Transfer RNA from a Chloroflexota bacterium, 73 nucleotides, folded computationally. The source organism's lineage runs through Bacteria, Bacillati and Chloroflexota. Model confidence (mean pLDDT): 80 of 100.

RNA sequence: GUGGCCGUAGCUCAACCGGCAGAGCACCUGACUGUGGAUCAGGUGGUUGGGGGUUCAAGUCCCCUCGGCCACC
Numbered sequence: 001g002u003g004g005c006c007g008u009a010g011c012u013c014a015a016c017c018g019g020c021a022g023a024g025c026a027c028c029u030g031a032c033u034g035u036g037g038a039u040c041a042g043g044u045g046g047u048u049g050g051g052g053g054u055u056c057a058a059g060u061c062c063c064c065u066c067g068g069c070c071a072c073c
Stems, first nucleotide, its partner, number of pairs: 001072007010025004019056001027043005049065005
């Protein structure tokens, strides 16, 4: 340089053919208790890497770009 894959919550990852952005862990509050842990109940948390486009509607489709990984040269 060329091609491919990945990027979504603090972490690990879902989200079907474009139609309300979710789970587990973590964190916060409460219950439980000698205290803590475990367990149980509830809750907070998102510029879906960035920019633009298509669309009534984009995590999803198109273009550009940034980062990581792989292959080829």

Rfam family: tRNA. From the family's description: Transfer RNA (tRNA) molecules are approximately 80 nucleotides in length.